[in-house]
Context: one part of a larger RNA
Molecule: large-subunit ribosomal RNA, domain I
Organism: Armatimonadota bacterium
RNA sequence: GGCGUCUGGUGGAUGCCUUGGGGCAAAGUGCCGAUGAAGGACGCGAAUAGCGGCGAUACGCCCGGGGGAGCGGCAACGACGCUACGAUCCCGGGGUUUCCGAAUGGGGUAACCCGGCCGCCGUAAAGGGCGGUCACCGCACGGUGAACACAUAGCCGUGCGGGGGGCACCCGGGGAACUGAAACAUCUCAGUACCCGGAGGAAAAGAAAGCAAAAGCGAUUCCCUGAGUAGUGGCGAGCGAAAGGGGAACAGCCCAAACCGGCGUCGUUUCGGCGGCGUCGGGGUUGUAGGGCCCGCCAUAAGGGGUCGGAAGGUGAAGUCGAAGCGCGCUGGAAAGCCGCACCAUAGAGGGUGAUAGUCCCGUAGGCGUAAGCUGACCGAUCUCGGCGGUGUCCCUGAGUACCACGGGACCGGGGAAAUCCUGUGGGAAGCUGCCAGCACCAUCUGGCAAGGCUAAAUACUCGCCCAUGACCGAUAGCGUACCAGUACCGUGAGGGAAAGGUGAAAAGAACGCCUAGUAGGCGAGUGAAAAGGACCUGAAACCAUGCGCCU
Numbered sequence: 001g002g003c004g005u006c007u008g009g010u011g012g013a014u015g016c017c018u019u020g021g022g023g024c025a026a027a028g029u030g031c032c033g034a035u036g037a038a039g040g041a042c043g044c045g046a047a048u049a050g051c052g053g054c055g056a057u058a059c060g061c062c063c064g065g066g067g068g069a070g071c072g073g074c075a076a077c078g079a080c081g082c083u084a085c086g087a088u089c090c091c092g093g094g095g096u097u098u099c100c101g102a103a104u105g106g107g108g109u110a111a112c113c114c115g116g117c118c119g120c121c122g123u124a125a126a127g128g129g130c131g132g133u134c135a136c137c138g139c140a141c142g143g144u145g146a147a148c149a150c151a152u153a154g155c156c157g158u159g160c161g162g163g164g165g166g167c168a169c170c171c172g173g174g175g176a177a178c179u180g181a182a183a184c185a186u187c188u189c190a191g192u193a194c195c196c197g198g199a200g201g202a203a204a205a206g207a208a209a210g211c212a213a214a215a216g217c218g219a220u221u222c223c224c225u226g227a228g229u230a231g232u233g234g235c236g237a238g239c240g241a242a243a244g245g246g247g248a249a250c251a252g253c254c255c256a257a258a259c260c261g262g263c264g265u266c267g268u269u270u271c272g273g274c275g276g277c278g279u280c281g282g283g284g285u286u287g288u289a290g291g292g293c294c295c296g297c298c299a300u301a302a303g304g305g306g307u308c309g310g311a312a313g314g315u316g317a318a319g320u321c322g323a324a325g326c327g328c329g330c331u332g333g334a335a336a337g338c339c340g341c342a343c344c345a346u347a348g349a350g351g352g353u354g355a356u357a358g359u360c361c362c363g364u365a366g367g368c369g370u371a372a373g374c375u376g377a378c379c380g381a382u383c384u385c386g387g388c389g390g391u392g393u394c395c396c397u398g399a400g401u402a403c404c405a406c407g408g409g410a411c412c413g414g415g416g417a418a419a420u421c422c423u424g425u426g427g428g429a430a431g432c433u434g435c436c437a438g439c440a441c442c443a444u445c446u447g448g449c450a451a452g453g454c455u456a457a458a459u460a461c462u463c464g465c466c467c468a469u470g471a472c473c474g475a476u477a478g479c480g481u482a483c484c485a486g487u488a489c490c491g492u493g494a495g496g497g498a499a500a501g502g503u504g505a506a507a508a509g510a511a512c513g514c515c516u517a518g519u520a521g522g523c524g525a526g527u528g529a530a531a532a533g534g535a536c537c538u539g540a541a542a543c544c545a546u547g548c549g550c551c552u
Stems, first nucleotide, its partner, number of pairs: 001551005007545003015537001016502002020473002023469001030461001031165002039100003042055003050074002052059001061094006070082003105114003115134007136162009169200001170198005180187001184234001210217002221248005231239002252454003255398001259282010287432001289397004293392001294390005303385008313375003319368003325341003329338002342359002344348001350362003403427008413439001434449005489496002509536001512524004
């Protein structure tokens, strides 16, 4: 020095554990914000570094409800206090809520600096302090009012609204490429990712200028089917309907116009009016055409609808009641184990308790319970609403629209025979004896009435709340984070992003003594079932060391 072995050290694998995480299901919730949000900064404790809580009324204030003996968070100890005059705690409502942040008096390198006006305090007067107020944009109304007479612009005031945030979902405006086509250009990926705008608890769509096909249906949305069909396609790769059928859910309405009337203004006038424009009210809303005007009939109080109020009941927070076991029998540190004899069960789900407990604790089955709020049979108040028919080639029924051409786009449809829908440029109708559609186009036939608007439910999603479940994970796993983690740390920045759980049933966390420079470490003593001794459960291997054996 090597090998083997023993005993230790080191190390933290493994086993066991779980406060954390992940999945699915169900139910439910769904916006917050200038009354200052989301998110932060800085403060607030007798003592306070951090986390949590709170805001100069600062570990908290008031009211209502619950609860019932302890309490002053995590977090121990001492001190000092609070509490049956009911605290702490839980729920609901209110008050307070510095500074920054849309941030909004002005500025600014966020949490800072500097102001105006009004009121109050302070000063001899100032400087200063406290409270309130002062951003911008849009709309409406009122006032004032140029060039330029009227007017308009502008300016001023008042009122209302907006601004920012939000996981996903929704609608709209923009909009890729890798990729696939075994290359690649049309095509595909895909109207996807991504960017922007907007809205809501949903959004969008929606009450036929629709489908259909000789029979019919009757707004929209969603699911199943139709169907990988009809189609489309360098007819490649691929893309890919609709009607119909079956379900979910169901709901229908309002304007514009004709006509009538009011007001304002202008024009005209034979001063009686008439007409134009604007505005408001009535009227009216459809395709077997409807409405207006004109005529006739019925009705005028019964019913329908809206709003508001009351209201039995329901729902609804914290909560609340809730059965039944003992043994000085055994083992053990400990009984829930074993033994013996009992009991409950609409409760033998689960968790805890010194090992494995239906009957010890929390619970479980099953009941009970209320404030605000929500809902609500029914009752009351108030507002509101007519229907039917006839007649006339008299009036109205959405125009730079429909449509056409050209250029694009959307549809299953890639320009095609290419309808339908959208529209950048140009052209440009009819108007009810009218117009559109039914896949070029025309005729017949059939269906519908565009160029205005609103509309629950069935549907999508889940940041957060509640409940439940498991051949989900068990600390290199499971979220990046079981632990003070989006932290430490890295980066100019956008951004990237860890490691790190376990004494014991209970701190009983080792009084006291000894060695020592020592609060290090160790040896005793003591605790404990066991040192498991806080670098703490178990404690593998690599690695280090000691003793022994063998070899060199």